Predicted 3D model of a 72-nucleotide RNA (transfer RNA) from Kluyveromyces dobzhanskii CBS 2104. Rfam family: tRNA. By type it is a transfer RNA. The source organism's lineage runs through Eukaryota, saccharomyceta, Saccharomycetes, Kluyveromyces and Kluyveromyces dobzhanskii. Its mean pLDDT, the model's own confidence on a scale to 100, is 81.
C1' cells in the first nucleotide's frame, strides 16, 4: 500500500428498515443474614463519526476513524 471482517450499557453479546433495543456478568437500592457472601426483587446504564437513500436508518449505501486477520 491492497483486501476481508468487525465497531451496540463498565465488560461480553443478540437484533440487519417501524421493537419499551436482548441477554449474561458487573453496578445501585431493597429483602434475607448478627456481618459479609449466596439467593430473591427492583432499577440505572448502549447503537463509532459524517453524508446519502427512505414517510421512517442502530439496521441499507458512500466516505472517514478505530480494531482484528490476510497478501505484498
Nucleotide at each position: 500500500g491492497c483486501c476481508a471482517u468487525c465497531u451496540u450499557a463498565g465488560u461480553a453479546u443478540a437484533g440487519g428498515g417501524g421493537u419499551u433495543a436482548u441477554u449474561a456478568c458487573a453496578c445501585a437500592u431493597c429483602g434475607u443474614u448478627g456481618u459479609g457472601g449466596c439467593c430473591g426483587a427492583u432499577g440505572a446504564a448502549a447503537c463509532c463519526c459524517a453524508g446519502g437513500u427512505u414517510c421512517g436508518a442502530u439496521u441499507c449505501c458512500u466516505g472517514g476513524a478505530g480494531a482484528u486477520g490476510g497478501c505484498a